[in-house]
Molecule: small-subunit ribosomal RNA
Organism: metagenome
């Protein structure tokens, strides 16, 4: 310290989401030790059993048992045994007593609270035990547990009589004292404290153990001495109780609460103030109270850089609790966890009469739960009761056990080892990784294991023995201190030491698309799964499952939950509100924050310095103990707080003076749609009434409702009524905002100017409140002229509850209330103040001057343009959104929602105020490139327009869909598939069907075996045929080793037009031959990007010029390369023949005609080169370049081809080849024969032929040019009417082979379905070929069909173009070719032009599109399933008010019954006191009725949010087709 995720990319807002630490943790895979930690967080839910609080015999009385003495009885000769009495010990056990039992321990329900924290009061107080000071302890008395007897109960558990003890109880003395009264001093913030002092009142006690020299004694003892206990009193010292300041969670959709409530007076009550409790008397008192919800505070723990944030489990400190509620008693101390009472729920026992419990003690158990441990050992320590003391006790604690639960350490070995073994994956097959990893050899020996050592440390203390000090009459006793001895250990034979043996027992888990470190194969195939977020999976998944390999960590990894961070996403440190969520419609003002200038003072903030606390433990930092860490000890430092004392006075508050500049009054003249009421006005619509006057009028895009002959529109008087004021009129004026517009006039507000006379800070903001607030709507009256929600009728439309038309009611206008809301907007809260300018405009003042504007200076107020700074940008920019101060207000991801509930406010409608569950990753801003547009603008193209000729209509051929089929094989599908792939399917072709075979194969290589020799031929059956089966002949070459070749049998593989063009190469199509698409280096923007390439001008053209923060360059364009069109050259055979010669025919003959020679001039073919560059002139322009002319064969790219930028369509081919992966392997290979691709209700593309006279036919007649020929082209000739046969010169080509055709010449046909058309069918034939049936082409004869020009609609063409006519050539045995690719012939018309359709190219603009308009997206309906509101009611739960009943219990009244101790009394017996019981107040739980709040449910209902491709319209985003 950041990252992922909104976009096509960018900033930016923002929200979600990782990586980090943590934990009392769970869970899932695994799991060697070891030590210190730590473990019921859920049901404060119920609980078997056991233990957890006891102890004193040196406080007491009794006393089982046991031991000893004596000594008696029994047995017995006796030794001895037993056995009662006695004595003297010992001392279970229960009791009386004291002291503990209030601590320790365990939980966290309740509590929001003086509960906790923290600091202080207490002059308003208690304190056992301990310390310490001084004083005391006399002398009596009555009793009662146990004990005995009786006796009731099942049991707990009691009654009754009788005995008896004390440090139990009770009187009485003594008063050092202490209360209380009286006095005197000192002191204090107040109540009052402290202190002295005379006397008066009340006020205590208990012994118990030791020792011991003199005296006395009744031999116990006095008496002295110690200790310990005891009493009354002062101090401390420890606890505690009360007060009080600050601090302590959330909600305001809880705003008012409150009657003992606030105070007083008196009284109770208490250890003590006090309404803590009563009577009375006053009317107070609290306000974030009240109510709700939640939750034990804290040190401290996490986490943070830090300020925080969230916790408050162990350890420590308070507090609460102690089955649930309510009580008090004991006592120093409770209202008391293992004490009592009551009442309640549960639970147990019971003879049913009644009694008994409380594990939130430590262990266990059940049940709930994702989940949390031994009914272990021991008082050896360390502490606490009890004791004088051994000592007992003690589930506090010390220890060990469970659980990786968490921190720590340590092991699973170490060296060396390369044929880099083997297996394993992966391979491009070479090979590479796993890997020095193992094997393997040489070590080590911690940790487990095994033997031994091992009381080493935790140990003091008491007991004995010594020394010294105190005590005392003492060398006794006691007490302290200091040495010595012997004795104590749960754990535990444990920690540690040695020794032994052998690498031997000891490695997982998560993870590899990106954040995030790691990558390959297989398997799946939107399935199955994955996932934390983005998002993976639809056959090549580094993402899902499995292996391999990496990573990462390691006795643990991972997941889940939860908390902090990251998150500056609640901003104290540290945001923001023009457009992203967010400035309240607007003002006035209360509280409340803030507050000019100059002095005094004061000390609240504030600063500083002492000084007190601010427990410990944590956490730091230094030592230092455990082998090291962890853990522990011991010092330090910190604890940022609070409290007290000193000081400082700059500041800031408070107080006093004072000031004038903020603020305010006060004169003066101006400006104004400011505001209110009155009244006046003209133009306009309508309307009435009259005149004129006639057939329309009126509305649209177009029409039609509608209005008029009962007289409209139009016109013209004239009346009538409402509403609103043109022009002036201005981004100008006024008002705080809503607003405010005709003119007068009356009342009024507030600015600005100027002057400087007053006040003297009065000021700025403003939560609450308050007033004002368009337009629509509400109530009641009014008025209605126009316009106009709802309606109503025409149109439009699929529909049209809209948009346009016709009419048309509230309404709109007044008056009087109401509503309070708007994009109430500059989307910019007010308010001072500081900061460069320029230009305009409205009101004041000033200056100088002018006939008059005009110019200058100021000041308020209103615009625009911009600097700096600011902003994510866009943008704002002295009217700021710059820099800053004061206060307000609002904001914290979309979307549920400004919506439910609930308040409030309203007549209503509805507003204000505000949520949730729930679901998404995202919603957004503002630039940016694109595409679009029913936005603009320039442009350009057979794109429209103008032609010309086609198609759609008909017949045929072609192709394609469909159908049909055993198959009609596949593929191509808008443009850009369709006469396409196919330059040619009768068999082959052929991939398709049916059938019948083959199976190393119809083909390649290779290895290994076997035969015989080739292969081949012949021949014989079965077959359609391939193929099978079966005979024969004849056989290569050899050095006899083999060698080639071949056949066969095996193995490797062949094969495959199967799939996938969405895995791929390469190829093409098409946008388009359209002019565009980039880049370097500088520049500009944070940035996406932009300039550049935009602008101005021309160009077919980013062509070119100018200009410019851009200068350059690259792919394109053009050029360059081919064919054409003109000229020169060269060359001249197969071409040409002019001129020359020579032969032949014909002619009288010029001559012409054929043929040779010679040439090569033409022509022609083919090679070079010239030739055109806006070069040249003239306009025009700045320049590019346009226009015009000359010359020229060509003239402005001359004309046509090849050439096709960066891209775009996952366009099109795996079937032409080529390839990756999948797939089949006696078959999806491979042969064969047949058959299909030709199949025929129909639909659509292409074309051919015609429908005729520009025509047909029939005869004549001239002109070609690209090509093609060797199982070929084929000439004369012959034969056929012809197709074509016969024959066969000539030619391997400028040579030989082939008539162009239309046109033109001439005739016939005369507008007819014809002497147009020529389709269909019949005969008859000819050709190729194994073979025309399915299913060829062709001739001849007859036949003679649609069809007489072709509806919407659409094609191509801009010139040698279209249009017409032939003619060539591939493919090919032939040929469905009328189709493709050429060649030539004839040879047009038309473009004014750019509005429109189409399609592109610039720019510019809008955008909510980015799959990009075939886009995006809204709603209502119908299903799904899911949360939520309303709801008659129904259920729970939590309170409040009121009344009933009223337990225990304190208090208080009684107390006729009972009654030892003290008083009186001889005694009886009374008296005090006190106990039952009674009666009251209060009073828990329970009832009973009424509300409140919360929760749940609820038929039925609202709306909401989800989704697969569902309906039904298109509302929104462009001018979204009505902004």
């Nucleotide at each position: 310290a950041g990252a992922g995720u909104u976009u096509g990319a960018u900033u930016c807002u923002g929200g979600c989401u990782c990586a980090g630490a943590a934990c009392g943790a769970a869970c899932g895979c695994u799991g060697g030790c070891a030590g210190c930690g730590u473990g019921g967080a859920u049901u404060a839910g119920g609980c078997a059993u056991g233990c957890a609080a006891g102890u004193c015999g040196a406080g007491c009385g009794c006393g089982a048992u046991c031991c000893g003495g004596c000594g008696u009885g029994u047995a017995g000769c006796a030794a001895u045994a037993c056995a009662a009495a006695c004595c003297g010990g010992u001392g279970a056990g229960a009791g009386c007593g004291g002291c503990g039992a209030a601590a320790g321990g365990g939980u966290g329900a309740g509590u929001a609270a003086c509960g906790c924290g923290u600091g202080g009061g207490u002059a308003a107080u208690c304190u056992g035990c301990c310390u310490c000071c001084g004083a005391g302890a006399u002398g009596g008395g009555g009793a009662u547990a146990a004990c005995u007897u009786c006796u009731c109960g099942a049991a707990a558990g009691g009654g009754a009589a009788g005995c008896u003890a004390a440090u139990a109880c009770c009187g009485a003395a003594u008063g050092u004292g202490g209360u209380c009264g009286c006095u005197c001093c000192g002191c204090g913030c107040a109540u009052g404290c402290g202190g002295g002092g005379a006397g008066g009142a009340c006020u205590g006690a208990a012994g118990g153990c030791g020792g011991g020299g003199a005296u006395c004694u009744u031999a116990g003892g006095a008496c002295c001495u110690g200790c310990c206990a005891c009493u009354a009193g002062g101090a401390g010292a420890u606890g505690a109780g009360c007060c009080c300041g600050c601090g302590u969670a959330c909600c305001a959709u809880c705003a008012g609460c409150u009657u003992g409530u606030u105070g007083g007076c008196g009284g109770g009550g208490u250890a003590a103030c006090g309404g803590c409790c009563c009577a009375c008397c006053a009317a107070g008192g609290c306000u974030a109270a009240c109510g709700g919800u939640u939750a034990g505070c804290u040190g401290g723990u996490c986490u943070g850089a830090g300020a925080g944030g969230a916790u408050g489990g162990u350890c420590a400190g308070c507090c609460a609790c102690a089955c649930u509620g309510g009580g008090a008693c004991u006592g120093a101390g409770a209202c008391a966890c293992u004490g009592c009472c009551c009442a309640g729920a549960c639970u147990c026992c019971u003879a049913c009469g009644g009694g008994a419990g409380g594990c939130u003690g430590c262990a266990g158990u059940c049940g709930a739960g994702g989940a949390u441990c031994a009914u272990u050992u021991g008082c050896a320590a360390u502490g606490c009761g009890c004791g004088a003391a051994a000592g007992c006790g003690u589930g506090a604690c010390a220890a060990u056990g469970c659980g990786a639960c968490g921190c720590u350490g340590c092991g699973u070995g170490g060296a060396g080892g390369a044929u880099g073994a083997a297996g394993g994956c992966c391979c491009u097959c070479g090979g590479g990784u796993u890997g020095u990893a193992a094997a393997c050899u040489c070590c080590u020996g911690u940790c487990a294991u095994u033997c031994g050592g091992g009381a080493a440390a935790a140990a003091c203390g008491a007991u004995c023995u010594c020394c010294g000090a105190c005590c005392u009459a003492a060398u006794a006793c006691g007490u302290c201190g200091g040495g010595g001895a012997a004795g104590u250990g749960a754990u535990g034979g444990u920690a540690c030491c040695g020794g032994a043996a052998g690498a031997g027992g000891a490695a997982g888990c998560c993870a590899c698309g990106g954040c995030u470190a790691a990558c390959u194969c297989u398997g799946u195939g939107c399935c199955a799964g994955c996932a934390g977020c983005c998002g993976c999976g639809g056959u090549a998944a580094u993402a899902c499952a499995g292996a391999g390999g990496u990573g990462g960590c390691g006795a643990g990894c991972g997941u889940u939950g939860u908390u902090c961070g990251g998150a500056u996403u609640c901003a104290c440190u540290g945001g923001g509100c023009g457009u992203g969520a967010a400035g309240g419609g607007u003002g006035c003002g209360u509280a409340g924050g803030u507050g000019g200038c100059c002095g005094g003072g004061u000390a609240u903030g504030u600063c500083g310095g002492a000084u007190g606390u601010g427990a410990a433990a944590u956490c730091c930092c230094a030592c230092c103990g455990c082998u090291c860490a962890g853990c522990g000890g011991u010092g330090g430092a910190a604890c940022u707080g609070c409290g007290u004392c000193c000081g400082a006075a700059a500041c800031u508050g408070c107080u006093c003076g004072g000031c004038u500049u903020g603020a305010g009054u006060g004169c003066a003249g101006g400006a104004u749609g400011g505001g209110a009421g009155a009244g006046c006005g003209g133009a306009a619509u309508u309307c009435u009434u009259g005149g004129u006057g006639u057939a329309g009028c009126g509305g649209u895009g177009a029409a039609a409702u509608g209005c008029g002959u009962u007289g409209a529109u139009a016109u013209c008087a004239a009346g009538a009524g409402g509403a609103a004021c043109a022009c002036c009129g201005g981004u100008g004026g006024c008002g705080a905002a809503g607003g405010c517009g005709g003119c007068u006039c009356u009342c009024u507000g507030g600015a600005a100017u100027g002057c400087a006379a007053c006040u003297g800070a009065c000021a700025c903001u403003g939560a609450g409140g308050c007033a004002c607030g368009a337009a629509a709507g509400c109530u009641g009256g009014g008025g209605a002229a126009g316009c106009a929600a709802a309606c109503a009728g025409g149109a439009u439309u699929a529909g049209a509850u809209a948009c346009c038309c016709u009419g048309g009611u509230a309404g709109u206008c007044c008056c009087a209330g109401c509503u309070g809301u708007a994009a109430a907007c500059g989307g910019u809260g007010u308010a001072c103040a500081c900061u460069u300018g320029g230009u305009g405009u409205g009101g004041g003042g000033g200056g100088a001057a002018u006939u008059g504007c005009c110019c200058c200076c100021u000041u308020c107020g209103u615009g625009c343009c911009g600097g700096a700074g600011c902003u994510a940008a866009c943008g704002c920019g002295u009217u700021a959104a710059g820099u800053g101060u004061a206060c307000c207000g609002c904001c914290u991801g979309g979307g549920g929602a400004g919506u439910a509930c609930g308040g409030c406010c309203g007549c209503a409608a509805g507003g204000u105020u505000a949520a949730a569950a729930c679901u998404c990753a995202a919603a957004g801003a503002a630039a940016u490139u694109g595409a679009c547009g029913g936005g603009g603008g320039c442009c350009c193209g057979c794109a429209c327009a103008a032609g010309c000729g086609g198609a759609g209509g008909a017949g045929c051929a072609u192709g394609u869909g469909g159908c049909u089929u055993a198959a009609u094989u596949c593929g191509a599908u808008g443009c850009a598939a369709c006469g396409c792939g196919a330059a040619g399917a009768a068999c082959c072709u052929u991939a398709c069907c049916a059938g019948g075979g083959c199976u190393u194969g119809a083909c390649a290589u290779g290895c290994a075996g076997c035969u015989g020799c080739a292969c081949g031929c012949c021949c014989c059956g079965c077959g359609a045929a391939a193929g099978c089966g079966g005979g024969g002949a004849a056989g290569c070459c050899u050095u006899c080793g083999a060698g080639g070749g071949u056949g066969c049998u095996g193995c490797a593989c062949a094969g495959g037009u199967g799939c996938u063009g969405c895995a791929u190469g390469g190829c093409u199509g098409u946008c388009g031959u359209c002019a565009g698409u980039u880049c370097g280096u500088g520049c500009c923007g944070u940035g996406a990007g932009g300039a550049g390439u935009u602008g101005g001008g021309u160009u077919a053209a980013g062509u070119c010029c100018c200009g410019c923060a851009a200068c350059g360059a690259a792919c394109g364009c053009a050029a360059c390369c081919c064919c054409u069109g003109u000229g020169u050259c060269u060359g001249g055979u197969u071409g040409c023949c002019a001129c020359c010669g020579c032969c032949g025919g014909c002619g009288c003959a010029a001559g012409u005609c054929g043929g040779c020679g010679a040439g090569c001039a033409c022509u022609c073919g083919a090679g070079a080169c010239a030739g055109a560059c806006u070069g040249c002139c003239c306009g025009u322009a700045c320049a590019a370049g346009c226009g015009g002319g000359a010359g020229g064969a060509a003239g402005g790219u001359g004309g046509g081809g090849a050439c096709g930028a960066c891209g775009u369509c996952a366009a099109g081919u795996c079937a032409g080849u080529a390839u990756g992966g999948c797939c089949c392997u006696u078959a999806c290979g491979u042969c064969c024969u047949g058959g299909g691709c030709u199949g025929c209700a129909c639909a659509c593309g292409u074309g051919c032929u015609a429908c005729a006279a520009u025509g047909g036919c029939c005869g004549g007649u001239u002109c070609a040019a690209u090509g093609g020929g060797g199982u070929g082209c084929a000439a004369g000739a012959c034969c056929g009417c012809g197709a074509g046969g016969u024959g066969g010169a000539g030619c391997a080509a400028a040579u030989c082979c082939a008539c162009a055709a239309c046109a033109c010449c001439g005739g016939c046909c005369c507008c007819a379905g014809u002497u147009c058309a020529g389709a269909u069918u019949g005969c008859a034939g000819u050709c190729u070929g194994c073979a025309a049936c399915u299913c060829g082409a062709c001739u001849g004869c007859a036949u003679g069909a649609a069809g007489u020009c072709g509806g919407a609609u659409u094609c191509g063409c801009u010139a040698g173009u279209a249009a017409c006519g032939g003619c060539g050539c591939a493919u090919c045995a032939g040929c469905u070719a009328c189709g493709g690719c050429g060649c030539c012939g004839u040879g047009a018309a038309u473009a004014c032009g750019u509005u429109c359709c189409c399609g592109g190219g610039c720019c510019u603009u809008g955008u909510a599109c980015a799959c990009a308009c075939c886009g995006c997206c809204c709603g209502u309906c119908a299903c799904u399933a899911c949360a939520u509101g309303a709801a008659a009611g129904c259920c729970g739960u939590c309170u409040g008010c009121a009344c009933c009943c009223g337990a225990a219990g304190u208090c208080g009244c009684u107390g006729a019954g009972c009654u030892a101790a003290c008083c009186c009394g001889c005694a009886a017996g009374g008296g005090a006191g006190g106990c039952a019981g009674g009666c009251g107040c209060c009073g828990a739980a329970g009832g009973u009725g009424u509300g409140g709040g919360u929760g749940g449910u609820g038929a039925u209902u609202g709306g909401g949010a989800u989704g697969a491709a569902g309906u039904c319209g298109u509302a929104a985003c462009a001018a979204g087709g009505u902004a």